[in-house]
RNA sequence: AUCCUGCCGCCGCCCGGAAUCCGCACCGACCCACGUGUGGCAGGAGCGGGGGAACCAGGUAAGCCGCCGACCGGGAGAUCCGGACGGCUCGGGGUCAAGUCGCGUCCGACGCGGCCGGGCAUCUCCAGUCCGCACCCGACAGCUCACCUCGCAGGCGCCGGAGAGGAAAGCA
Numbered sequence: 001a002u003c004c005u006g007c008c009g010c011c012g013c014c015c016g017g018a019a020u021c022c023g024c025a026c027c028g029a030c031c032c033a034c035g036u037g038u039g040g041c042a043g044g045a046g047c048g049g050g051g052g053a054a055c056c057a058g059g060u061a062a063g064c065c066g067c068c069g070a071c072c073g074g075g076a077g078a079u080c081c082g083g084a085c086g087g088c089u090c091g092g093g094g095u096c097a098a099g100u101c102g103c104g105u106c107c108g109a110c111g112c113g114g115c116c117g118g119g120c121a122u123c124u125c126c127a128g129u130c131c132g133c134a135c136c137c138g139a140c141a142g143c144u145c146a147c148c149u150c151g152c153a154g155g156c157g158c159c160g161g162a163g164a165g166g167a168a169a170g171c172a
Stems, first nucleotide, its partner, number of pairs: 002045009011035002015028003046152006056142001066088004071083004091140001092137004099115006116132005
């Protein structure tokens, strides 16, 4: 974590059922137009993120540098060497406030505490209180112009109606 535009669909609008009229609801029909309406798709603006030169940083002989699988090539052959393909996550990296140290533990889970980070009103200080998750990439990425690419969501609370199901109590 917003706004705009276009296209398509739905709904509404209009007409009839319908009585004297209006509203709501229901049924039928519904070409076009209309609507601060709604859903999907496409595009754009704005905001946020990732990748990506030189210089700088980093490194200093070079080379090499995780695991599994089958395939191809070299080789007499191998558990050897090389290549590309598929999968995995312990190395590394990314989004985020969501990290780190110590102790209780042999380890882990978990708990306590310190430092640090975040929320509680728009700014600052003190105090108080609460939070410090989760997910992603897939052996790989420093910064970074041009350029490429991703996201704009999710959650909580209150009120009313309808339907389905479950449980409890009581009675027979």
Molecule: c-di-AMP riboswitch aptamer (ydaO/yuaA leader)